[in-house]
């Protein structure tokens, strides 16, 4: 110096390819129920403007330039 994958609740990880109306899902976390209490199990709620910026589109986590950052590869 070059190619390649990948960033999305506190953690994990689906949604991209094919652009749409509340961002699914597990775990945590609160609250109830259930117990003599606990733990397991039910249930309802509470969490991320999608790693920055910009562009395209009525519309962008998603397309497109750029920048950061983690990995791998190759010199």
């Nucleotide at each position: 110096g070059g190619g390649g994958u990948c960033g999305u609740g506190g953690u994990c990880c689906a949604g991209c390819u094919u652009g749409g109306u509340c961002a699914a899902g597990a775990u945590u976390c609160g609250c109830g129920g259930c117990u003599c209490g606990g733990g397991u199990c039910c249930g309802c709620g509470a969490g991320a403007u999608c790693c920055c910026c910009g562009g395209u589109u009525c519309g962008a986590a998603u397309c497109c330039g750029g920048g950061c950052g983690a990995c791998c590869c190759c010199a």
Model confidence (mean pLDDT): 81 of 100. Transfer RNA from a Patescibacteria group bacterium, 75 nucleotides, folded computationally. Rfam family: tRNA. Its family is annotated with triplet codon-amino acid adaptor activity in the Gene Ontology. Lineage of the source: Bacteria > Bacteria candidate phyla. The RNAcentral record of the sequence draws on ENA.